Molecule: small-subunit ribosomal RNA
Organism: uncultured bacterium
């Protein structure tokens, strides 16, 4: 000293990316802003700069001028000039630079060094010029020319001189080594300056030696990206000689040689000042280099030298370029990347401040001067640090605001209020440290100096201290869906908006906006950007590669890496001791100073490193010797589709010839194209050709891989076994490299039977450029040469070693047995399967490892897409291959496994699911519902099954929700309050009106009372009512459906990292998860079944209104009466059925089959009953209800209309089409219901509907009530009819306030369509279908043919489970999970974005060659010119302008190279709610998919 989270899925584990929480900043932006301290502040345009300042100083080097003082000598001040020193420091910036530039450590035996220090020596004597100045002249300016004269610490000889320099010698010492060092000889050469001071002396000056500090040069090591930069190099590499420099050196030159560098990355390109450090990080590391410090580089751009100790010089010079300014146009001037400041650029970065008081620098002897270095101040919350905005008390708790279930809760001790304090700001008084030098005065003195006092402060009247008043002036920002701490209301309604990721918003948003409240931080808070972290997501520490991204297709082998046993030596690695270095600052620790802290001072540590040196010798390494276990050689065997070449064989196919023979063949799901009467196919014989090698054949063998298959031969590679003779580590791996390398493809030449891309035809189809069929060319084959890819796969690199087994096969050796094949045991090599430990995300692997280790290589350089694409390079004849990006875009893409769902997957099994059968629908007419249309309205809902004779079990008004019109507004209805009136209430009545309603009139008539009033009612007003308005996607409840299907789960245990599994699977069995057996499960719950109702048999009890056998009575007749309790029946109890019994089957069991008995037999029939759940299924219009909306209207009342519309379409029905029928007559038999605003008999009227009337019945009593089909009989005889009844006319009846829109019924008349219904489709398995009638609810009546019930008559068929539909269980595949009505691909069309190519166009960069050639050094020349030296002079020496030459910046020309931008047009790519075409993939995806 190491923290994680969100996000791929229905869920899980893993992989993997994206994102967040942290820290940091020279920051910027938004909102806000009280004070102080310390820091810090152009990251962009090394863009351009106005103005001021930033380097001067010395009179004790020199002369002169001016001013002043003085009588003067002279002194003081100032000025330019000569001269000295400085100006090479300090300050700025980061352009350039990938380099000895920097860091670190060494070296120079190859060097320089002003000022400073130490030591030493010296300073003698001469000469010359020149600026200033004066005179003249040119000039706009800058400036310049001529003449005259002058000084020096200016310049020049001479003297002297060393241990100095140069040349030539001699000797000693030393070193790895050259020019080291010491002694010594000869020759030559080389110095100087003065000033101040009375003096002493001081300061200068010159030669030499040394030091310190500074610098120059060289080397080792270290630190960026790119190989889509692989070769670079001509002064290049070295040598000899020379030049040059302080000095080495190709630094430069001539000549000679041909080298030098590079995969350990040269050369090129891009980027970049380097470091101490800084930020981050646990560390390793990563990022960074602002301030401060060290080094470097630069100073408008490029070049150059001069001066000098030092420069190729930021505030010097010359030249060239660009730019700016001045100009009298002739010429000139300039360089803020110094401080401040301006413009510009930019998201963005300050005052044209004070001072030299301090520190430091330059000059000076000093005083002092100068100093935008520096010290301070100013501005900016830019950062760090500190402080404050008050403290205590104060209510079951004010107001306001917010929420609310209306009770209350929150803000909240918060405020008010009371009592205090006094930081800070403000006022006022005092008031520093930083200061000591110098100088002056004094003292001491070893004469170097020391002490005391005085003087000196920009900051500054600042810090600090005291006093005063007074809570008085001082709080914001972000956030509150998860990550992540903090929740409610309102508004909004996929809009407006939010968003770091996931994602929010489509009417209840904790996610938008506002508010209340809360959370976090606080003079700040957020946002943006960048870096590190998290990220073990480049993994050294610390990762991987079977399936997630990732093993090279395979081998040989180079460099490299790694390497057996043993002995000796060395000491490079390694270890250890010591020494040097590792600047300061920083960092850490301890301490000190500012009130604290930040900040700062002191001490210690650290500074991971490098260098030197001593020692050690295990290990690695090096050298030498030895060994045989690795490796190899040898001998003898052995298996094999190993390879190459040649030869050869039979079967089959096709073709050709011939024979036989006749109508077809062929092909397919079915066909057609095709072949065939010119003789096919079939069959027989003969021949030709090419290709491939049946059986053996294998889970087999061989090979490095690709791959290799008839037989024989030749040549040839490798393996294995046995033996132990030989070599003696000779080994393993292997970047580059080289070779091999299926198929397809390419070139040349052959060959061509079969097959078969392309192509053609035929089918299929919506289409069918496919799948199927008939043909058919490249090709397939051979030779030679290319290509070099693959799902080249074990998706698994090679080598060595180690780590349980079982079993099979191939092939050696040894042993046993056997005649032998075979077999058994031991031991090798190889090929498989299973499996333990271990490993793995899981699947799985498991001595043939995916286990455990070591060595080497390859790959992933790291999300998915873009894309194996583009560009570049290399290879190729081409096709193409190898290498291999980016922009942009997405929040995932993926692996394995799990549960489901699904499959034109499989297995098992059910269901009127099909099939078998009966009857229907679909056609007609009508009824009814719906769609559509229409309408003022045709109210609303229901929409596949599971809406559509449904809500409707009753729409003429009402209902009624709709429309039109007319009214009402506390309301048609509830509760309460206030005021006023009245008794409540009942009833009569006038006017208007369609009514509602409006405006009036009259009559009758209470109760309690505390006499106020109350109950009640009317009016007015207020709270409120009311709404079939919306949301069934806010809900409750209820319901439908899968489905009466047999399933759905839980507890504990067990297994699995987990989702989850097990149980519930399996074997049987069942209607059933029904039961049995088995089993890591054992139990349990909801379902199933049973319990309930009904029906079928019996018993018991009971006997009216029901019954009537026997007895009696009576009638025309009838249980009519007495009576009976037998029977039927009624309705209550109970029995009965349980696979209980028998036989068989079943391993056992469960159970099944058959049988007996029984009214009933294997759940007897029917009903009620509907698991977990699914469909955001249905219903806000039954009801209830959250929210929302309306409030003289979306409420309510009324009248009329509409819901009944009608060109159509569909569903459900009725009636039919007829003779198994219709009509008429006659005759018979039910059950279950209903009836008091009711059912109604008999009777009467009417032809009927119906009417009159009313017995009886509150109903086992009476009534509705005739049941009908049936049966008997008659007619009809196949016809649009004696079928059918629609439609229409007319006359009636009934209900009702009222039948016009719009009822039902009756009579007469009318007499439509329809002659069994296309595709398609429905119901039903027995008392069922079919058929026949009866009843009921609702209801005044009825549109009922509907619905719910009831009984009568009463069938047919089921082989079977292939197929359609639905379902259950197991299993399999999956890219589905909104779950196949899923998912998903490509073209096209549209919009947007980035990008490749492209005739070109534009710009930039580096370089090459040539031309021109400034300044300038160097070289040559140097007639003209020149004070010093020589010389009397002439002249010489020397200097030197000019000229010439080399080099040479900028510029020009030329051809290329690299890069960027742009470009008509063009290529693909990405993204984009609802576009087009198809259906490729995922399930056998409907032709398995893929390379």
């Nucleotide at each position: 000293u190491u923290a994680g989270a969100g996000u791929u899925u229905g869920a899980u584990c893993c992989u993997g990316g994206c994102u967040c929480a942290g820290g940091a900043c020279g920051a910027a932006c938004g909102c806000u802003g009280g004070c102080g301290g310390c820091g810090u502040g152009c990251u962009u345009a090394a863009c351009a700069c106005a103005u001021g300042c930033a380097a001067g100083u010395c009179g004790a080097g020199g002369g002169c001028g001016u001013g002043g003082a003085g009588c003067a000598a002279u002194c003081c001040a100032c000025g330019a000039c000569c001269g000295g020193c400085g100006a090479a420091c300090g300050g700025g910036u980061g352009c350039g630079u990938a380099a000895c530039a920097c860091g670190u450590g060494a070296g120079c035996g190859a060097c320089c060094u002003g000022c400073c220090c130490a030591c030493u020596u010296g300073c003698g004597g001469g000469g010359g010029a020149u600026a200033g100045c004066c005179g003249g002249c040119c000039c706009a300016a800058c400036g310049g020319c001529c003449g005259g004269g002058u000084a020096a610490u200016c310049c020049c000889g001479c003297a002297u001189a060393c241990g100095c320099u140069u040349u030539c010698g001699g000797g000693g010492c030393u070193u790895c080594a050259u020019g080291g060092u010491c002694c010594u000889g000869a020759a030559a050469g080389g110095a100087a300056a003065g000033c101040c001071g009375u003096a002493a002396g001081g300061c200068a000056c010159a030669g030499g030696u040394g030091g310190a500090g500074g610098g120059g040069c060289u080397c080792g090591c270290g630190g960026c990206c790119u190989a889509u930069c692989a070769g670079c190099u001509a002064g290049u590499u070295g040598g000899c000689g020379g030049g040059g420099u302080a000095a080495u050196g190709g630094c430069c030159c001539a000549c000679c040689a041909a080298g030098g560098c590079a995969a350990u990355g040269a050369c090129g390109g891009g980027u970049a000042g380097c470091u101490g450090g800084u930020c981050u990080g646990a560390g390793a590391g990563g990022a960074u280099g602002g301030c401060c410090a060290g080094c470097c580089a630069c100073a408008u751009u490029g070049g150059g030298a001069c001066u000098g100790a030092g420069a190729a010089a930021c505030g010097g010079c010359c030249c060239a370029g660009a730019c700016u300014c001045c100009u009298a146009c002739g010429g000139g001037a300039g360089g803020c990347a110094g401080c401040a400041g301006u413009g510009g650029g930019g998201a963005a970065u300050c005052u044209u401040g004070c001072g030299c008081a301090a520190u430091g620098g330059c000059c000076g002897a000093a005083a002092g001067g100068c100093u935008g270095a520096c010290g301070c101040a100013g501005c900016g919350a830019c950062g760090c640090c500190g402080c404050g905005u008050g403290g205590a008390g104060g209510a079951g708790g004010a107001a306001g605001c917010c929420c609310u279930u209306c009770g209350g809760g929150g803000u909240g001790u918060a405020a008010a209020c009371u009592c205090c304090u006094g930081u800070u700001a403000c006022c006022u008084g005092g008031g520093a440290c930083g200061a000591a030098c110098c100088u002056c005065g004094g003292a001491u003195u070893u004469c170097g100096a020391u002490c005391c006092g005085a003087c000196u402060g920009a900051c500054g009247g600042u810090a600090c201290c005291g006093g005063g008043g007074g809570a008085g002036g001082a709080a914001g920002c972000a956030c509150c869906g998860g990550c992540u701490a903090a929740c409610u209301c309102u508004g909004u309604g996929c809009c407006a908006g939010c968003a770091g990721c996931c994602g929010c918003g489509g009417u209840a948003a904790u996610a938008c906006a506002g508010a209340g409240g809360g959370u976090g931080c606080g003079a700040g808070c957020g946002u943006u950007g960048u870096c590190c972290g998290g990220a073990a997501u480049c993994a050294c520490u610390g990762g991987g590669c079977g399936u997630a991204a990732a093993g090279g297709g395979c081998g040989c082998g180079u460099a490299g890496g790694c390497g057996g046993c043993u002995c000796g030596c060395c000491a490079a690695g390694c270890g250890u001791g010591c020494g040097g270095u590792g600047a300061a600052a920083g960092c850490c620790c301890g301490g000190g100073g500012c009130u604290u802290a930040a900040c700062u001072c002191c001490g210690g540590g650290u500074c991971g490193g490098c260098c030197g040196u001593g020692c050690g010798a295990a290990c690695u390494g090096g050298c030498g010797g030895g060994c045989u276990a690795g490796a190899g050689u040898c001998u003898g065997g052995u298996a094999g589709a190993g390879g190459u070449c040649g030869a050869u064989g039979g079967a089959a196919u096709u073709c050709c010839g011939g024979g036989u023979g006749u109508a077809g063949c062929g092909g397919u799901u079915g066909a057609a194209u095709g072949c065939g009467u010119a003789g096919a196919g079939a069959u027989c014989c003969g021949g030709a050709a090419g290709a491939a090698c049946a059986c053996c054949g294998g889970u087999g063998g061989c090979g490095a891989a690709g791959g290799c298959g008839g037989u024989c031969g030749a040549c040839u590679g490798g393996g294995c076994c046995a033996g132990a003779a030989c070599u003696g580590a000779c080994g393993c791996u292997g970047a580059g490299g080289c070779g091999c390398g299926a198929c397809a493809g390419c070139g040349u030449g052959g060959g061509g039977a079969g097959c078969a891309a392309a192509c053609a035809g035929g089918a299929u189809u919506a289409g069918a450029u496919a799948c199927c069929c008939u043909g058919g060319u490249a090709g397939u084959c051979c030779a030679c040469g290319c290509c070099g890819u693959a799902a080249a796969c074990g998706a698994u690199g090679g080598g060595c070693a180690c780590u349980a087994g079982a079993u099979c096969c191939u092939u050696g050796g040894g042993g046993g047995a056997g005649c032998g094949a075979c077999c058994c045991c031991c031991u090798g090599a190889g090929g498989g399967u299973c499996g333990g430990c271990g490993c793995u995300a899981a699947c799985g692997c498991a001595u043939u490892a995916a286990g455990u280790g070591c060595c080497c290589c390859g790959c992933c350089u790291g999300g998915g897409g873009g894309a194996g694409u583009a560009c570049g390079g290399c290879c190729g004849c081409a096709a193409g291959g190898c290498u291999g990006a980016a922009a942009c875009u997405c929040a995932a893409a993926g692996g394995a496994a799990u549960u489901g769902a699904c499959g034109g997957g499989g297995g098992c099994c059910c269901g009127c699911a099909c099939a078998a059968g009966c009857g229907g629908u679909g056609g007609a007419g009508c009824a009814u519902g719906u769609g559509g249309u229409u309408u003022a309205a045709u109210u609303c809902g229901a929409c596949g099954c599971a809406a559509c004779g449904c809500g409707a079990a009753g729409a003429a008004c009402c209902u009624u929700a709709c429309c039109u019109g007319g009214g009402c507004u506390u309301g048609a209805c509830a509760u309460g309050c206030a005021g006023g009136g009245g008794a409540a209430u009942g009833u009569c009545u006038g006017g208007g009106g369609a009514a509602a309603c409006c405006c009036g009139g009259g009559c009758a008539g209470u109760c309690c009372u505390u006499c106020g009033g109350g109950a009640c009612u009317c009016c007015u007003g207020c709270a409120c009512a009311g709404g079939u308005g919306c949301u069934g996607c806010a809900u409750g409840g209820c319901u439908g459906u899968c489905g009466u299907c047999a399933g759905c789960u839980c507890g504990u245990g067990u297994c699995g990292u987990g989702a989850g599994a097990u149980g519930u699977u399996g074997g049987g069995u069942u209607a059933a998860g029904u039961c049995c057996c088995g089993c890591a499960a054992c139990g349990a719950g909801c379902g199933c079944a049973a319990c309930c109702c009904u029906u079928g048999g019996g018993a018991c009890u009971a006997g009216u209104u029901g019954c009537c056998a026997g007895c009696g009575a009576g009638u025309a007749a009838u249980g009519u009466c007495g009576g009976g309790g037998a029977c039927u029946c009624u309705a209550g109890u109970u029995c009965g059925a349980c696979u209980g019994c028998c036989g068989g089957u079943g391993c056992c069991a469960a159970a099944c089959c058959g049988g007996a008995g029984g009214a009933a037999g294997g759940u007897g029939g029917g009903g009620a009953c509907g698991a977990c759940g699914u469909c955001a299924a249905g219903u806000c219009a039954u009801c209830a209800u959250g929210g929302u909306c309306c409030u003289u209207a979306c409420g309510u009342c009324c009248a009329g209309g509409g819901c009944u519309a009608c060109a159509c379409a569909c569903g459900u029905g009725c009636u039919a089409c007829a003779a198994u029928g219709g009509a008429c007559c006659g005759u018979a038999c039910a059950g279950a219901g209903g009836g008091g605003c009711g059912c109604a008999a008999g009777g009467c009227c009417g032809a009927a509907a119906g009417g009159c009337g009313g017995a009886g019945c509150c109903a086992a009593u009476c009534c509705c009530a005739g049941a009908a089909a049936a049966c008997g009989g008659u007619c009809c005889u196949c016809a649009g009819u004696u079928c059918g009844g629609a439609u229409u006319g007319u006359c009636g009846g009934c209900u009702g306030c009222a039948a016009c829109u719009c009822g039902c019924c009756g009579g007469c008349a009318u007499g439509a369509a329809g002659c069994u219904g296309g595709a398609a489709u429905c119901g039903c398995u027995a008392g069922u279908a079919a058929u026949c009638g009866c009843g009921g609810a609702u209801c005044a009546g009825c549109g009922a043919u509907g619905c719910c019930g009831c009984g009568g008559u009463g069938a047919a068929u089921a082989c079977g489970u292939u197929c359609c539909c639905g379902g259950g269980c197991c299993u399999u595949g999956u890219a589905c999970a909104c779950a196949c009505c899923g998912c998903c691909c490509g073209u096209c069309a549209c919009g947007c974005c980035a990008u490749g190519g492209a005739a070109g166009c534009u710009c930039g960069g580096a370089g090459u060659g040539c031309c021109c050639g400034a300044a300038g050094u160097c070289g040559g020349u140097g007639u003209c010119g020149c004070a010093a030296c020589c010389g009397c002079a002439a002249g010489g020496a020397g200097c030197a302008a000019g000229c010439c030459g080399c080099c040479g910046a900028a510029g020009g020309c030329a051809a290329g190279c690299c890069g960027a931008g742009u470009g008509a047009c063009u290529g693909g790519g990405g993204c984009g709610a609802a576009g087009u075409c198809g259906u490729a993939a995922c399930a056998a995806g409907g032709u398995a998919a893929c390379c």